[in-house]
């Protein structure tokens, strides 16, 4: 240069146009248990906000739709094949 796949929270991952701040795992944080520790358990785990609820947020930037993590278009970066 061509095909194909891929990018998602602090990290790996999962995700059917609406039931999504977004499954499940780690890692933090606070508790429980234990002499300590680990190892189990439970809560918490983008931001205000008492609470309803609001705002951001799934590589960037358009578009598509009432509605986009998801569809499409470019574009950048990674994998794997072909050249």
């Nucleotide at each position: 240069g061509g095909u194909a796949g891929u990018g998602u929270g602090c990290c790996c991952g999962a995700g059917c146009g609406g039931u999504c701040a977004a499954u499940g795992g780690g890692a933090u944080c606070a508790g429980a248990c234990u002499g300590u520790a680990a190892a189990u358990c439970u809560g918490a785990c983008g931001g205000c906000g008492u609470a309803a609820g609001c705002c951001u947020u799934c590589g960037c930037u358009g578009g598509u739709u009432c509605a986009a993590a998801u569809c499409c278009a470019g574009c950048c970066g990674c994998u794997a094949c072909c050249a």
Predicted 3D model of an 83-nucleotide RNA (transfer RNA) from a Phycisphaerales bacterium. It matches the Rfam family "tRNA". Rfam classes the family as a transfer RNA. NCBI's taxonomy places the organism under Bacteria, Pseudomonadati, Planctomycetota, Phycisphaerae, Phycisphaerales.